Small-subunit ribosomal RNA, central domain from Cycas panzhihuaensis, 341 nucleotides, folded computationally. The source organism's lineage runs through Eukaryota, Acrogymnospermae, Cycadidae, Cycadales and Cycas. Rfam family: Bacterial small subunit ribosomal RNA.
Context: one part of a larger RNA
RNA sequence: UUGGGCGUAAAGUGCACGUAGGCGGUGGAUCAGGUCAAAAGUGAAAGUCGCCAGGAACUGGCAGGAUGCUUCUGAAACCAAUUCACUUGAGUGAGAUAGGGGAGAGUGGAAUUUCAUGUGUAGGGGUAAAAUUUGGAGAUAUACGAAGCAACGCCAAGAGCGAAGGCAGCUCUUUAUGUCUCUAUCGACGCUGGGGUGUGAAAGCAUGGGGAGCAAACAGGAUCAAAUACCCCGGUAGUCCAUGCCGUGAACGAUGAGUGUUCGUCCCUGGUCUACAAUCAGGGGCCCAACUAACACGUUAAGCACUCUGCCUAGGGAGUACGGUCGCAAGACUGAAACUC
Numbered sequence: 001u002u003g004g005g006c007g008u009a010a011a012g013u014g015c016a017c018g019u020a021g022g023c024g025g026u027g028g029a030u031c032a033g034g035u036c037a038a039a040a041g042u043g044a045a046a047g048u049c050g051c052c053a054g055g056a057a058c059u060g061g062c063a064g065g066a067u068g069c070u071u072c073u074g075a076a077a078c079c080a081a082u083u084c085a086c087u088u089g090a091g092u093g094a095g096a097u098a099g100g101g102g103a104g105a106g107u108g109g110a111a112u113u114u115c116a117u118g119u120g121u122a123g124g125g126g127u128a129a130a131a132u133u134u135g136g137a138g139a140u141a142u143a144c145g146a147a148g149c150a151a152c153g154c155c156a157a158g159a160g161c162g163a164a165g166g167c168a169g170c171u172c173u174u175u176a177u178g179u180c181u182c183u184a185u186c187g188a189c190g191c192u193g194g195g196g197u198g199u200g201a202a203a204g205c206a207u208g209g210g211g212a213g214c215a216a217a218c219a220g221g222a223u224c225a226a227a228u229a230c231c232c233c234g235g236u237a238g239u240c241c242a243u244g245c246c247g248u249g250a251a252c253g254a255u256g257a258g259u260g261u262u263c264g265u266c267c268c269u270g271g272u273c274u275a276c277a278a279u280c281a282g283g284g285g286c287c288c289a290a291c292u293a294a295c296a297c298g299u300u301a302a303g304c305a306c307u308c309u310g311c312c313u314a315g316g317g318a319g320u321a322c323g324g325u326c327g328c329a330a331g332a333c334u335g336a337a338a339c340u341c
Base pairs, nucleotide, nucleotide: 003313004312005311006310007295008294012309014199015198016197017196021192022191023190025086026085027084028083029082030081033079034078035075036074037073039071040070041069042068050062051061052060053059054058089189091185092184093182094181095180096179097178098177101175102174103173104172105171106170107169108152113147114146115145117143118142119141123134124133160167161166204245205244206243207242208241209240213239214238218234220232221231256308257307258306259305260304261303264286265285266284267283268282269281270280271279315340316339323334324333325332326331
C1' cells in the first nucleotide's frame, strides 16, 4: 500500500466559512468524446503453443495465438457536452413567533472591605486543639453616612440560545439567527472540502488604567520523623477595563459533516390550529428489531445505505531530536531515527 477500522482497545481536525477537487434531483431533444458492436488494416522474422517430416542435438513445413493501435460503419441505456422545460432539494418573500445569541451605552439593590461620627467595654479572630494575628492609641458588636470595586440572590428547570468556545440584575439602541404557517417567487442555484481565511475557555505576554473580595509566588503560625503540603494569620502578580498578541484544553457526546430510510411509549420547550388531539421544529427518559468484544446504542443510532473529508496501523524511545513556519517571549504547528522489548 491493500485490507480492516476510529464512543470506552491505536484512531474525528476545537469550531465554522470557503477555493481547487470529488460527488450530485426529475422529464424531453440534440450530439457522439467516453462506452458497446461489426468489418478492414496493422501487430516483421525468429521465439512460444499445436500437428507433421527427418536423424539425437536440432532443422524445416503447416495451422493457430497476440493485451493493443488505426480507419470505417453502426447503437444511444449510462457518464460527459449543448439545449428546452419541471418542482420535491437549496434560496428569497409575506404573516406570526421564541430566546442568558453578539456589540455599545446607561442604571439598580443586597454583600464584603476601608474611612468618618455616635453608643459601648474587654476581649475579638481562628482551629480538631492551638498559635501567629487584632484590641484601653478603645477593637469585636451596633447605628447612621461616605468611597470604591467585582459579581448578579430568588425567578432557575434534566429548560432556552449559539458553529464551537460560550452566554444570566434591569433598561435602551443596534445587529445576527432559528422555528411554524402560506405556498407567493426563483428554478438544481446543492453536499463535502486538501491548501486558505476567520473565530476560539482558562492561564500567560505587551502598553496604559483599575484594584473591593479572592489569591499562584512569598513570609509567618501549626501539624509531622521531615512537611518546601493539606489547616490557620497575612500577602504580590493575576483576576477587572481598553488595545494588541498567544492559539492551546478531558476544546468531551472521548461519537466529522450531509442526505435518505426503519417498531413503540412517556415528559419538556417553541410554533400552526386552538378546544384537546394530530402534525412540524428542537431538548430528554425507557425500549423492539438491528448492531456491538462487552458495556451499551437504539428515528438526536453506535441500525440499514450513499457522498465527501480527517485520522489509525504493537509498547517504550517521543509528541522528544533535527530542520522548517509562526510568536515579543512562554511556546505552538509539522515531526523522525538509533536503541530496546